[in-house]
SAM riboswitch aptamer (S box leader) from Alkalibacillus almallahensis, 109 nucleotides, folded computationally. Lineage of the source: Bacteria > Bacillati > Bacillota > Bacilli > Alkalibacillus.
RNA sequence: UUCUUAUCCAGAGAGGCGGAGGGAUAGGCCCUGUGAAGCCCGGCAACCGUCAUGUAGCGUACAUGAUUGGUGCUAAUUCCUGCAAUGUGAAAGCAUUGUAAGAUAAGAU
Numbered sequence: 001u002u003c004u005u006a007u008c009c010a011g012a013g014a015g016g017c018g019g020a021g022g023g024a025u026a027g028g029c030c031c032u033g034u035g036a037a038g039c040c041c042g043g044c045a046a047c048c049g050u051c052a053u054g055u056a057g058c059g060u061a062c063a064u065g066a067u068u069g070g071u072g073c074u075a076a077u078u079c080c081u082g083c084a085a086u087g088u089g090a091a092a093g094c095a096u097u098g099u100a101a102g103a104u105a106a107g108a109u
Base pairs, nucleotide, nucleotide: 002108003107004106005105006104007103008102013041015040016039017038021031022030023029025082026081027080028079042074043073044072047070048069049067050066051065052064053063054062055061056060078101083098084097085096086095087094088093
């Protein structure tokens, strides 16, 4: 880099450094000197790991709990829409479902 599988309407600080941008992309709509990005600390979660307990077809598998480890996350549903279908409507539009794209984890390459 590419592929596979799972998840994405929950959760998380009025802290320090820093100084202008940020929310992937396009459109929209937002956040931001009442301080953006980034870094540090704190926190959340529990995908992997580890530990404990239980069950079973017991060198393993599954369930539940914990979190000293590896990531991740910490405005807004993945902020909303972007393609298709269905419903509704005179139309504009609205609603629902599916897909695409994206993010994260684990495995493979």